[in-house]
RNA sequence: GCACCCUUAGCUCAGUUGGCUAGAGCGUCUCAUUGACGUUGAGAAGGUCGCAGGUUCGAGCCCUGCAGGGUGCA
Numbered sequence: 001g002c003a004c005c006c007u008u009a010g011c012u013c014a015g016u017u018g019g020c021u022a023g024a025g026c027g028u029c030u031c032a033u034u035g036a037c038g039u040u041g042a043g044a045a046g047g048u049c050g051c052a053g054g055u056u057c058g059a060g061c062c063c064u065g066c067a068g069g070g071u072g073c074a
Base pairs, nucleotide, nucleotide: 001073002072003071004070005069006068007067010026011025012024013023019057028044029043030042031041032040050066051065052064053063054062
């Protein structure tokens, strides 16, 4: 330098024939239980879906550029 893949909650990830309110597990917080911790049960908070544009009535999902990470080739 070229090609391909990944980038969604604090962490690990799911979510695609574009359709309505964005999810799970773990973690965090609250309550119950306990002498206390843990476990268990119930509930809650937490996300500009990497950034910027474009297409569309509508985009996490399609297109373009950029950025970060990875793999291969030279």
Molecule: transfer RNA
Organism: Minisyncoccota bacterium